Predicted 3D model of a 105-nucleotide RNA (Guanidine-I riboswitch aptamer) from uncultured Bradyrhizobium sp.
The RNAcentral record of the sequence draws on MGnify.
Taxonomically the source falls in Bradyrhizobium (Bacteria, Pseudomonadati, Pseudomonadota, Hyphomicrobiales).
[in-house]
RNA sequence: GGUUGCUAGGGUUCCGGCUUUGCGCCUGCAAAGCGCUGGUCCGAGAGCAGCCGCUUGCGGGGGAGAAAUCCCCGUAGGUACACGGCGGGAUAAAAGCCCGGGAGA
Numbered sequence: 001g002g003u004u005g006c007u008a009g010g011g012u013u014c015c016g017g018c019u020u021u022g023c024g025c026c027u028g029c030a031a032a033g034c035g036c037u038g039g040u041c042c043g044a045g046a047g048c049a050g051c052c053g054c055u056u057g058c059g060g061g062g063g064a065g066a067a068a069u070c071c072c073c074g075u076a077g078g079u080a081c082a083c084g085g086c087g088g089g090a091u092a093a094a095a096g097c098c099c100g101g102g103a104g105a
Base pairs, nucleotide, nucleotide: 001052002051003050004049005048006047009042010041014039015038016036017034018033019032020031021030022029023028053079054078055077056076057075058074059073060072061071062070081101083104087099088098089097
């Protein structure tokens, strides 16, 4: 750096729930509405984990060859830091999503 799974978070297409109304007159059907601690769904640069990648040490192997360099395999590590709008965009819709590690600080 990439990717997968998830989480904080997010809304309301679909399912479920609730309310009202109508039909019906029995625990149903339909319509409208309500994000409702639910399921599906979206989901982090500054959240988590895995894998790949990159890289360092050591060991082994290869290119005829002691060293150097290059390649392959194994193994133990590393992969840091990070405050942040307004506004706009996508989707049904919103968001820590995308513009964006942007503007700015």
About this RNA
The coordinates come from a structure-prediction model, not an experiment, and the mean pLDDT is 83.